[in-house]
C1' cells in the first nucleotide's frame, strides 16, 4: 500500500403480538412493540422451494393430490446490484 475478516463507536432495520386500513386469500400499508438481523438495504423481468386464489379435464364413495394460469413471501435459500465505521 491493497485485499479479507469483523471488535469497538455513531447509529440503523424490524420478529411474534395488538390496533386502524387494504385484499376472496397469501400478504401488504400505518402506529404500538422487540425476537432478532452486518446488510433483515433494493432485485420475484435469473434459478430453486413455500404460500395463497381460480378454472377445466380426469381420477376417485366422499376428501384430495398433481397439472394449468394468476397473486404472495428477499426476515427461505442460491444469485445480482449498492452501502455506515474500521480495532485485533
Nucleotide at each position: 500500500c491493497g485485499g479479507u475478516c469483523g471488535a469497538a463507536a455513531g447509529g440503523g432495520c424490524a420478529a411474534a403480538c395488538c390496533c386502524g386500513g387494504g385484499g376472496c386469500g397469501a400478504c401488504c400499508c400505518g402506529g404500538g412493540g422487540g425476537c432478532g438481523c452486518a446488510a433483515a438495504g433494493c432485485c420475484a423481468a435469473c434459478g430453486g422451494a413455500c404460500c395463497u386464489c381460480a378454472a377445466a379435464a380426469a381420477c376417485c364413495a366422499a376428501u384430495g393430490a398433481g397439472c394449468u394460469g394468476a397473486g404472495g413471501u428477499g426476515g427461505c435459500c442460491g444469485g445480482g446490484c449498492u452501502g455506515c465505521c474500521g480495532a485485533a
A computed fold for an 88-nucleotide RNA from a Candidatus Bipolaricaulota bacterium, annotated as c-di-GMP-I riboswitch aptamer. The sequence was found by an Rfam model in a public genome assembly. Its Rfam family is "c-di-GMP-I riboswitch aptamer". Rfam describes the family as follows. GEMM was predicted in a large-scale screen for bacterial structured RNA regulatory elements. Its mean pLDDT, the model's own confidence on a scale to 100, is 81. Lineage of the source: Bacteria > Bacteria candidate phyla > Candidatus Bipolaricaulota.